Predicted 3D model of a 168-nucleotide RNA (FMN riboswitch aptamer (RFN element)) from Alginatibacterium sediminis.
[in-house]
RNA sequence: AUAUAACUUCAGGGCGAGGCGAAAUUCCUCACCGGUGGUAGUAAAUUCAACGAUUGAAUUUAGAGCCCACGAGCGCCAUCGCUUUUUAAGCUUUGGGUCAAGCAGAUCAGGUCACUUGCAAAAGAAAUCCUGAGCCGACAGUUAAAGUCUGGAUGAAAGAAGUUAUAC
Numbered sequence: 001a002u003a004u005a006a007c008u009u010c011a012g013g014g015c016g017a018g019g020c021g022a023a024a025u026u027c028c029u030c031a032c033c034g035g036u037g038g039u040a041g042u043a044a045a046u047u048c049a050a051c052g053a054u055u056g057a058a059u060u061u062a063g064a065g066c067c068c069a070c071g072a073g074c075g076c077c078a079u080c081g082c083u084u085u086u087u088a089a090g091c092u093u094u095g096g097g098u099c100a101a102g103c104a105g106a107u108c109a110g111g112u113c114a115c116u117u118g119c120a121a122a123a124g125a126a127a128u129c130c131u132g133a134g135c136c137g138a139c140a141g142u143u144a145a146a147g148u149c150u151g152g153a154u155g156a157a158a159g160a161a162g163u164u165a166u167a168c
Stems, first nucleotide, its partner, number of pairs: 002167009016030004031148002033137002035070004042062009065135002073103002075099001076096003081091004107133005115124003139151003
């Protein structure tokens, strides 16, 4: 350093102002927020090499809500158990992503290129960066419809970091 096993800790942000109204942090106008892994031409730092400018290489850190996936919730399927007005319903336990697209998500335009082909002219291609304009967001509850309030939740979890043991 790698693999396997066990354990520990951590692991989500946001309604401010105004309007209508009996009633809205739920509607309307403006406002505010963005989990986890991957992809990544960017940026910064350090080291090394060459050096006229400066360039190249390696390592580390950061880098997409809407590109690809994952997560919790509800449903669905299977299943343990219980109840009843018993052949179907209700409650409940455990499991299932081949449930490969259940609910169930959301991005375009312009700029700058990088890059590819070519002797060249030029052609193709085109960012997660910059600018602008948009769009999306579980379930239950509520004097009125919720990404932002309350609740399940002092829960669960994608995963992150670490410790120990074993193997090589």
The source organism's lineage runs through Bacteria, Pseudomonadota, Alteromonadales, Alteromonadaceae and Alginatibacterium.